This is a predicted structure of a 548-nucleotide part of an RNA (small-subunit ribosomal RNA, 5' domain) from a bacterium. The coordinates come from a structure-prediction model, not an experiment, and the mean pLDDT is 85. It was read from a public genome assembly.
Context: one part of a larger RNA
RNA sequence: GAACGAACGCUGGCGGCGUGGAUUAGGCAUGCAAGUCGAACGGGAGUUUACGUUGUAGCAAUACUAUGUAAAGUCUAGUGGCGUAAGGGUGAGUAACACGUGGGUAAUGUACCCGAUAGUUUGGGAUAACGUUCCGAAAGGGACGCUAAUACCGGAUGUGAUGUUAGACCGCCGGGUCUAACAAGAAAGGUGGGGACCGCAAGGCCUGCCGCUAACGGAACGGCCCGCGACCUAUUAGCUAGUUGGUGGGGUAAAGGCCUACCAAGGCGAGGAUGGGUAGCCGAACUGAGAGGUUGACCGGCCACACUGGGACUGAGACACUGCCCAGACUUCUACGGAAGGCUGCAGUCGAGAAUCAUUCACAAUGGACGAAAGUCUGAUGAUGCGACGCCGCGUGCGCGAUGAAGGUCUUCGGAUUGUAAAGCGCUUUGAACAGGGAAGAAUGCCAUGUAUUUAAUAGAUAACAUGGAGGGACAGUACCUGACAAACAAGCCCCGGCUAAUUUCGUGCCAGCAGCAGCGGUAAUACGAAAGGGGCAAGCGUUGUUC
Repeated sequence: GAACGAACGCUGGCGGCGUGGAUUAGGCAUGCAAGUCGAACGGGAGUUUACGUUGUAGCAAUACUAUGUAAAGUCUAGUGGCGUAAGGGUGAGUAACACGUGGGUAAUGUACCCGAUAGUUUGGGAUAACGUUCCGAAAGGGACGCUAAUACCGGAUGUGAUGUUAGACCGCCGGGUCUAACAAGAAAGGUGGGGACCGCAAGGCCUGCCGCUAACGGAACGGCCCGCGACCUAUUAGCUAGUUGGUGGGGUAAAGGCCUACCAAGGCGAGGAUGGGUAGCCGAACUGAGAGGUUGACCGGCCACACUGGGACUGAGACACUGCCCAGACUUCUACGGAAGGCUGCAGUCGAGAAUCAUUCACAAUGGACGAAAGUCUGAUGAUGCGACGCCGCGUGCGCGAUGAAGGUCUUCGGAUUGUAAAGCGCUUUGAACAGGGAAGAAUGCCAUGUAUUUAAUAGAUAACAUGGAGGGACAGUACCUGACAAACAAGCCCCGGCUAAUUUCGUGCCAGCAGCAGCGGUAAUACGAAAGGGGCAAGCGUUGUUC
């Protein structure tokens, strides 16, 4: 000199863009952060309409009440599907194939998505909800009875694929491709539309869309293995029995001591094994002419963790932050018999600390989950708020103005300086404050018509096709624009002996104090304190800490 997720002192006008729990991975009140689908399913509730029945009023038409059937559309606890393995947080652990980089997988997996192929057949038994009932303070649980499905379980068929056998070809030679025979193995329906034909009807049948099953390819994402690279310590020199290798077996999607039985005695190490300490790694960031040094906040990639420790279940995927089980510590409820919980999600609170914000608004946009869609959910995200925490921009006025006013300070008492500074005159109006207008961010989706495709069809459906229409913004009456007003509302901090730009007077008297270094102060202190003047930077200026 530069830098910072900074803090402290004094001061503080505005805006834009960023950024803000670094310490106790300490404890947490409260609210929210993962749901969605009724076009998978049976119920339930309530609404409307039509028809019927009963009752009341009425002579009647009719009105009201209760109830039954049918239809339409609405809401939904439960069964079922998909999601909850993403997104979001943190850096405790980890010196390791965790990370980076380059390879390998002839040792491997993949729900959703895309392309192309074949199929979607026939049956069955349950169970929640619900009803009745019992136990319990609660959390919750038991018994009996009924019912549905794209829930569950059989049978049929078998394009592929799998296994066995036989053969051929190719190869990167523990593999791949092809042919034949045999074997076992699959599925689920939902929702629109419809001319002929069948059927009393439902429907069959045809057809669109969404699904389901088998297998192939892709895309994208993983799993595993290897070479190389990156901290300190020898005041750590020897370490290792599943240890190193082999064979058989098991296990996994998959190679492998990954596991197991047996056999052999190996394997690592001064090119630092083993032990100890410290630490998430990287793209990058800071500094520096570079080489290098230091760091790993924000943003992006990977990893690890989710009260502490262990375990598996489900699933395409987890050994699973807001799932389950066990143990432990802590907290809460309790009728004392038992139960419940996990902010290292967003806000917020206590504690510790030099120190780090709102218990805000919205799903309008982007993205995600579910859904045919409308849409619902989304503390991701978009916004606003707070903090000079940082960077950048703007303003606090401009011009003229000498009797060089008054006042202050110094003085050799002549004057000098503050100083064109002020006053005064003229001008301008950014920002703040006031008034008026007022966005872009909006695309999709929906409705109508048309065209094209599909189709038996002019129906229906589909389209990132065309035209038209209605509606749609949290921010926000914000940005921005215009107008009116008056110099009006907006400057401080540090320093002045040398390094180092900038000096005098008074006070003090080795005292009080200063200080980055050397040093200053003991009666004339340019070094302490004050004032005047000056220098530097400026909405900041200094100090402290840390890095280069």
It matches the Rfam family "Bacterial small subunit ribosomal RNA".